The part of an RNA shown here (large-subunit ribosomal RNA, domain V) has 583 nucleotides and comes from a Bryobacteraceae bacterium. NCBI's taxonomy places the organism under Bacteria, Pseudomonadati, Acidobacteriota, Terriglobia, Bryobacteraceae. The RNAcentral record of the full RNA draws on ENA. Its Rfam family is "Bacterial large subunit ribosomal RNA". The coordinates come from a structure-prediction model, not an experiment, and the mean pLDDT is 85.

Context: one part of a larger RNA
């Protein structure tokens, strides 16, 4: 070599499960509230089912009575009219009682008594003249109609009890009866409340994983690599206006700064000479312009125009930007000429939908009109600012799906700021003396154990800390071993080199690894191995579901915050390792 058997499980990124963590989806479910919206229910209110007396209160309208005092005036004169007469044996003055009212002087009614006259007009005093009649204010009342609220009452709707009848076997439901309630209650409509009870949805993107934080549009610079253009959670700044002058023309001026003179007056007001291309100024950020001024003044004024626009620039679209010249009317200049805002670039907002003016358009057989259209305007921090709606917050360890190794947590790559070691320089320490031993300010580096950074394989799964069991390598060597050098006298030690063959204990806390203590040792080393090793074991720790505290949250609920519980499959095909047997 080649072919078994019995045996272990280190590999076959084993098997098993379309990852339960993570993130992503304009997916799902459920739960939670002061996320929207809605809605049962609840509550009032009307109104229908709903009817009858009484009383009380109160509206209007009729009848009828009654009330009206300023000052003068016989005195209590509502207002206007008519009016010479009216009232009276059918009882007049006067008196007594009683009643309302009062401006306390009186008026108005009854009832008795009385038994024949009262009153007006005149006059007279008022702005007005009385009696008596008619209308009508006003105030208070009585009747009466129509009606509202309120209370009480009724009985017949309507409710509800009956051990009675009856349909009828009948604790049911119907109808008699009979007793309570009673126009309430109940139910139907219409509307205001209230409403996580329940319902449907919302709850945004970027993002060196996600969340947290920031941020979204528009200007200007620089990044940008000399045309333009150009990305980052790359470096700085600014806008969301403003101005009837700050706009437009004609005319004129020259700033800032410095130096000399000049009263207070100083470095610096305000005058004067000079010199002065620009350093001032520009309505705000910057940047590019601008003294021929765009800059600083005066005068006249409205082009901050209508009604177009040849051509251009920039652009993915939608949008932006320039533009000369025509028509009409205008402003300023003397005149050519300028002017359709502003020295430029930020000062923003699509469509719907509505309001407002105009309008020669359309307008449902025909005139109108409603209504639109079309012109000019308004009305969005629609800022998530190409703007899902008019209208929306949050929990899920009780969760589910669909996908990702496009994206995080374990491990590996990579990198090597951090780490750990190592080496240079040689300022100082070391009594003296930089280098026995140390070694500042620097600086070169090696290693891949920290902590990260980056997201490359792996989400259709590469199980994670710490113990146990078994180990194997490196050397920066704890200890045994050789040796240089001392600030090595010896006896210990200190550094340094050489060296990995052996060797490196056993308890108490703690889940710990660490560490920190107790008692040996010659030592009780430092790291890789998927922080070796769960298809070897455990399962204390983290990291499902149950439960407590604290703490946060209105709440569901939630904490690299604690505490107490909590199912570790897999019969071994190949590779490997062990032992053994046949050819």
């Nucleotide at each position: 070599c080649c072919c078994g058997c019995g045996g272990c499980u280190a590999g076959a990124c084993g098997g098993a499960a379309a990852g339960a963590c993570c993130c992503u989806g304009u997916g799902g479910a459920c739960c939670u509230u002061u996320a929207c919206u809605g809605u049962a229910c609840u509550c009032u209110a009307c109104u229908a089912u709903u009817g009858g007396g009484u009383c009380u209160u109160u509206g209007u309208g009729c009848u009828u009575g009654u009330u009206g005092c300023g000052u003068a005036g016989g005195a209590u004169a509502g207002g206007u009219g008519g009016g010479a007469g009216a009232c009276u044996u059918c009882g007049a003055a006067g008196c007594a009682c009683c009643g309302u009212u009062c401006u306390c002087g009186g008026a108005c009614g009854g009832u008795g008594u009385g038994g024949a006259g009262u009153c007006g007009c005149c006059g007279g005093u008022g702005a007005a003249a009385u009696a008596c009649c008619a209308c009508c204010c006003u105030u208070c009342g009585a009747g009466u109609a129509c009606g509202a609220a309120g209370a009480u009452u009724c009985u017949a709707a309507c409710c509800g009890g009956g051990a009675c009848c009856c349909g009828u076997a009948a604790u049911c439901c119907g109808g008699g009866c009979u007793c309570g309630g009673a126009a309430c209650c109940g139910u139907g409509g219409u509307a205001g409340a209230c409403g996580g009870g329940c319902a449907g949805u919302u709850u945004g993107a970027c993002u060196g994983g996600g969340g947290c934080g920031g941020u979204c549009c528009c200007c200007u610079c620089c990044c940008a690599a000399a045309a333009g253009g150009u990305a980052a959670c790359g470096g700085a700044g600014g806008g969301g206006c403003u101005c009837a002058a700050a706009g437009g023309u004609g005319c004129g001026u020259u700033c800032a700064g410095c130096a000399c003179g000049g009263u207070u007056g100083g470095c610096a007001a305000u005058c004067g000479u000079g010199c002065g291309u620009c350093g001032a100024g520009u309505g705000c950020a910057a940047g590019g312009g601008c003294a021929c001024a765009a800059a600083c003044g005066c005068g006249c004024u409205u082009a901050a125009c209508u009604g177009c626009g040849a051509g251009a620039g920039a652009a993915a679209a939608a949008c932006c930007u320039c533009a000369a010249g025509c028509a009409g009317g205008u402003g300023c200049g003397a005149a050519a000429g300028c002017a359709g805002g502003a020295c430029c670039u930020a000062g923003u907002g699509a469509u719907c939908c509505g309001g407002c003016g105009g309008u020669u358009c359309c307008u449902c057989g025909u005139g109108g009109a409603a209504g639109g259209g079309c012109c000019g305007u308004c009305g969005c921090u629609c800022a998530a600012c190409u703007g899902a709606u008019a209208a929306a917050a949050g929990g899920u360890a009780c969760c589910c799906c669909g996908g990702g190794g496009a994206u995080a947590a374990c491990a590996g790559g990579c990198u090597g700021a951090u780490c750990u070691c190592c080496c240079c320089c040689a300022a100082g320490c070391g009594u003296c003396c930089a280098u026995a031993g140390c070694g500042a300010c620097g600086g070169g580096g090696a290693g891949g154990u920290u902590u990260g950074g980056c997201a490359c394989c792996u989400c259709g799964a590469u199980g994670u800390c710490g113990a146990c069991u078994c180990a194997u390598c490196g050397c920066a060597u704890c200890c045994u071993g050789g040796a240089g050098c001392u600030g090595c006298a010896g006896u210990c030690g200190g550094u340094u080199c050489c060296a990995a063959g052996g060797g490196u204990u056993c308890g108490g806390c703690u889940g710990u690894u660490c560490g920190c203590c107790g008692a040996u040792u010659a030592a009780a080393g430092c790291g890789g191995u998927a922080c070796g090793u769960g298809a070897g074991u455990u399962g204390g720790g983290u990291u499902c579901a149950g439960a407590c505290c604290g703490a946060c949250g209105u709440g569901a609920g939630u904490c690299a915050g604690g505490u107490c519980g909590g199912u570790c499959c897999c019969u071994a095909u190949c590779u490997g390792c062990c032992g053994u047997g046949g050819g």